[in-house]
Context: one part of a larger RNA
RNA sequence: CCCGGGCUAGGGAACUCGGCAAAUUAGCCCCGUAACUUCGGGAGAAGGGGUGCCUACCUCGGUAGUGAUCCUGCCGAGGUAGGUCGCAGUGACAAGGGGGACCUGACUGUUUAAUAAAAACAUAGGUCCCCGCAAGCCCGAAAGGGUUUGUACGGGGGCUGAAUCCUGGCCACUGGCGGUAGGUGAAACCCGGGUUCAACCGGGUGAAGCCCCGCUGAAGGCCGGGGGUAACUCUGACCCUCUUAAGGUAGCCAAAUGCCUUGCCGGGUAAGUUCCGGCGCGCAUGAAUGGAUCAACGAGGUCCCCGCUGUCCCAGCCCGGGGCCCC
Numbered sequence: 001c002c003c004g005g006g007c008u009a010g011g012g013a014a015c016u017c018g019g020c021a022a023a024u025u026a027g028c029c030c031c032g033u034a035a036c037u038u039c040g041g042g043a044g045a046a047g048g049g050g051u052g053c054c055u056a057c058c059u060c061g062g063u064a065g066u067g068a069u070c071c072u073g074c075c076g077a078g079g080u081a082g083g084u085c086g087c088a089g090u091g092a093c094a095a096g097g098g099g100g101a102c103c104u105g106a107c108u109g110u111u112u113a114a115u116a117a118a119a120a121c122a123u124a125g126g127u128c129c130c131c132g133c134a135a136g137c138c139c140g141a142a143a144g145g146g147u148u149u150g151u152a153c154g155g156g157g158g159c160u161g162a163a164u165c166c167u168g169g170c171c172a173c174u175g176g177c178g179g180u181a182g183g184u185g186a187a188a189c190c191c192g193g194g195u196u197c198a199a200c201c202g203g204g205u206g207a208a209g210c211c212c213c214g215c216u217g218a219a220g221g222c223c224g225g226g227g228g229u230a231a232c233u234c235u236g237a238c239c240c241u242c243u244u245a246a247g248g249u250a251g252c253c254a255a256a257u258g259c260c261u262u263g264c265c266g267g268g269u270a271a272g273u274u275c276c277g278g279c280g281c282g283c284a285u286g287a288a289u290g291g292a293u294c295a296a297c298g299a300g301g302u303c304c305c306c307g308c309u310g311u312c313c314c315a316g317c318c319c320g321g322g323g324c325c326c327c
Stems, first nucleotide, its partner, number of pairs: 001322008010313002014311001019308001027051005036041001038162001052084014085089001097306007104298002109121002125160007136147004164292003168223003173220002175216005182211003189204005224242005251285001252282001263279005
């Protein structure tokens, strides 16, 4: 010096990306327990007190004595009182640190065997589409097979992701579904031309599809700009104009989404690019690519406080093992 461990005056996170690591707490009994809440929870909330041993008595249970009651003895559990020792009584082992907020995912689960356990996947629940069974979907060249010992309260597929409150506008484009007078529309067929045949040429008929006409968003998707205006100023309910298929509704926000940006105001600190609460023409939020909210839950992420500590000020000592030195 390295690895593992023990202790440390005073301070107590000043360490650090970050309390990482360590320390604190700890079992059982009693008291006592907030916001919030889906009334289940939150809860072991938080925060307090007790805990050994000896003696006596009481209660309960078991058992033996001829034994139902009583009595006596033994065993066990609980209680009350008195006493007693230590610094210390869950004396070793074992054995939660706690609280306040926010983001995110409802939850228990699942996952990258060997760098990722998560806010990813799944999930109940919601919704849309296909399918009436010789079905639909899937495997197979077919035969055949699965779903199916099934039959719409069933099976298959897509999206969303508990509950609660909700889910706005646009069908112009793309897709899906439906329609059909008309247009287009291959081969075949029919008719005509081609010296009689064939090639070939023209005309007719005419399926799907496309054009066309509709519907359809929990289908792919999309959801504006410029001026002016109120008797201080500012702002603009209001008006004008260009333009679109329609111009972002309810909500929500410098957010896991805001470039400018350490936005501005407030809170917390002596001091806060992080954090929390507001604001809102939002570079580029927004409603099942779900929006918002949310009790409980999380080896998830972020901030703060209490306790606690060798993380640190700042280092010291000790134990075990190694390295190192000598033989």
The prediction has a mean pLDDT of 86. Predicted 3D model of a 327-nucleotide part of an RNA (large-subunit ribosomal RNA, domain IV) from a Sulfolobaceae archaeon. RNAcentral holds the full RNA, with entries from ENA. Lineage of the source: Archaea > Thermoproteati > Thermoproteota > Sulfolobales > Sulfolobaceae. Its Rfam family is "Archaeal large subunit ribosomal RNA". The family has 91 seed sequences and 2,955 matches in Rfam 15.1. For this family Rfam cites "The comparative RNA web (CRW) site: an online database of comparative sequence and structure information for ribosomal, intron, and other RNAs" (Cannone et al., BMC Bioinformatics, 2002). Gene Ontology terms of the family: structural constituent of ribosome and ribosome.